Predicted 3D model of an 88-nucleotide RNA (c-di-GMP-I riboswitch aptamer) from a Betaproteobacteria bacterium.

RNA sequence: GUCUGAAAAGGGCAAACCCGACCGAAAGGCGGGGGCGCAAAGUUACCGGUCUAAGGGGCAUGGGCCCUAUGACAGCGGGAUUGCCGGA
Numbered sequence: 001g002u003c004u005g006a007a008a009a010g011g012g013c014a015a016a017c018c019c020g021a022c023c024g025a026a027a028g029g030c031g032g033g034g035g036c037g038c039a040a041a042g043u044u045a046c047c048g049g050u051c052u053a054a055g056g057g058g059c060a061u062g063g064g065c066c067c068u069a070u071g072a073c074a075g076c077g078g079g080a081u082u083g084c085c086g087g088a
Stems, first nucleotide, its partner, number of pairs: 002088004012038002017033004022029002036075001042081003046078003049073003055068005
């Protein structure tokens, strides 16, 4: 450096759900609890995808419907990049 994760050591992260007299229009995030899982479940919206629709636009005009990301998701897939331990 490449491939690999059966066993081992020290550990790491943390889904659903619950709480917040936290942020946000929402999606979602953050903090505490929790622990389904994860060998990149570290980082990154570059590509595809998904969620939301404040603002903007269109149509309505019993007050709503549709479109739209400049907002999100890295624990949806791919790419990029960095990295612990063991084995070959």
NCBI's taxonomy places the organism under Bacteria, Pseudomonadati, Pseudomonadota, Betaproteobacteria. Of the family's consensus pairs, 95% are formed in the model. It matches the Rfam family "c-di-GMP-I riboswitch aptamer". Rfam links the family to the GO term cyclic-di-GMP binding. The coordinates come from a structure-prediction model, not an experiment, and the mean pLDDT is 87.